A computed fold for a 136-nucleotide RNA from a Spirochaetales bacterium, annotated as FMN riboswitch aptamer (RFN element).
The sequence was found by an Rfam model in a public genome assembly.
NCBI's taxonomy places the organism under Bacteria, Pseudomonadati, Spirochaetota, Spirochaetia, Spirochaetales.
The coordinates come from a structure-prediction model, not an experiment, and the mean pLDDT is 86.

RNA sequence: AGUAAUCUUCGGGGCACGGUGACCGCGGCGAAUGUCGCGGAAUUCCUGACCGGCGGUGAAAGCCCGCGAUUCCGUAACGGAGUGAGCCGGUGAAAUUCCGGCGCCGACGGUACAGUCCGGAGGGGAGAAGAUUACG
Numbered sequence: 001a002g003u004a005a006u007c008u009u010c011g012g013g014g015c016a017c018g019g020u021g022a023c024c025g026c027g028g029c030g031a032a033u034g035u036c037g038c039g040g041a042a043u044u045c046c047u048g049a050c051c052g053g054c055g056g057u058g059a060a061a062g063c064c065c066g067c068g069a070u071u072c073c074g075u076a077a078c079g080g081a082g083u084g085a086g087c088c089g090g091u092g093a094a095a096u097u098c099c100g101g102c103g104c105c106g107a108c109g110g111u112a113c114a115g116u117c118c119g120g121a122g123g124g125g126a127g128a129a130g131a132u133u134a135c136g
Base pairs, nucleotide, nucleotide: 002135003134004133005132006131007130008129009128010127015048018046019045023040024039025038026037027036028035029034049116050115051106052105053067054066055065056064062104063103071081072080073079074078086102087101088100089099090098108119109118110117
């Protein structure tokens, strides 16, 4: 160097200005379906913007390979199922990772339909860093 054990810490980011107004409340008219006015009303719709866990990969990755979490099942330690998205060109020994171009994806519950708001979550965790002891 390395191996093993114990422990400690860390370990997810993102909507600005507008537009529209389902629906709700109040008041007037009307027998009523309704209608007029005023106010509220989407960070979810429209336009545009912004964000990207962990390990690996001959060169750096949201969209290549795997893992974690969320969800479901079981005999619940753990295991299983399931779990979204990329192409073209350039450079190069090598890049679906860099550069250029044009795209795409994003759990569940709440709420006017949510990757970004609120919530489970000051949770969990892939993993990262370090300390101590022993062997060496």